The RNA shown here (transfer RNA) has 73 nucleotides and comes from a Thermoleophilales bacterium. It matches the Rfam family "tRNA". Rfam classes the family as a transfer RNA. Taxonomically the source falls in Thermoleophilales (Bacteria, Bacillati, Actinomycetota, Thermoleophilia). Model confidence (mean pLDDT): 82 of 100.
[in-house]
């Protein structure tokens, strides 16, 4: 130098044909105990890698970069 895949909460992932941004797990509060642990229940947490773009409408798709991994050379 060419090609390919990924990048979403703190972490690990999900999100269907473009159509309301989600789950577990941590962390927070509450319940149960003597007390924790474990169980349970609630809340809360997001510039969806960056700039742009098409579209009423972008986590999805079009250009460009920036990472990481893989495969040509």
């Nucleotide at each position: 130098g060419g090609g390919g895949u990924g990048c979403u909460a703190g972490c690990u992932c999900a999100a269907c044909u473009g159509g309301g941004a989600g789950a577990g797990c941590a962390g927070c509060g509450g319940c149960c105990u003597c007390c924790a642990a474990a169980g349970c229940c609630g809340a809360a947490g997001g510039u969806u890698c960056c700039a742009g773009g098409u579209u009423c409408g972008a986590g999805u798709c079009c250009u460009g970069g920036g990472c990481g991994c893989c495969c040509c050379g």